Background: Predicted 3D model of a 78-nucleotide RNA (c-di-GMP-I riboswitch aptamer) from a Pirellulales bacterium. NCBI's taxonomy places the organism under Bacteria, Pseudomonadati, Planctomycetota, Planctomycetia, Pirellulales. The model forms 95% of the base pairs in the Rfam consensus.
């Protein structure tokens, strides 16, 4: 210096819920809001759930805070 890991330290993020606005819809933005999260940061790539259309197995979406996966990143005890 780097890897493992997660003690502290600086700090982030923001579920449920709720106002508004956008979507057929699933959901998404912004404001409140704080359940929790050491990537709860990005990426729909593979499951996985959900919507919408339909000729019923085919298109088109949406979910990364479900589950693996890839990229980046703060700090530094044991």
């Nucleotide at each position: 210096a780097a890897a493992c890991c997660g003690a502290a330290a600086u700090g982030g993020c923001a579920a449920a819920c709720u106002g508004a606005c956008c979507g057929c819809g699933a959901g998404g933005u912004c404001g409140g809001g704080a359940c929790g999260c050491a990537a709860a940061g990005c990426c729909a790539u593979g499951g996985g759930g959900c919507u919408c259309g339909c000729g019923a197995g085919c298109g088109a979406g949406c979910c990364c805070g479900c589950c693996a996966g890839g990229c980046u990143g703060c700090c530094g005890a044991a």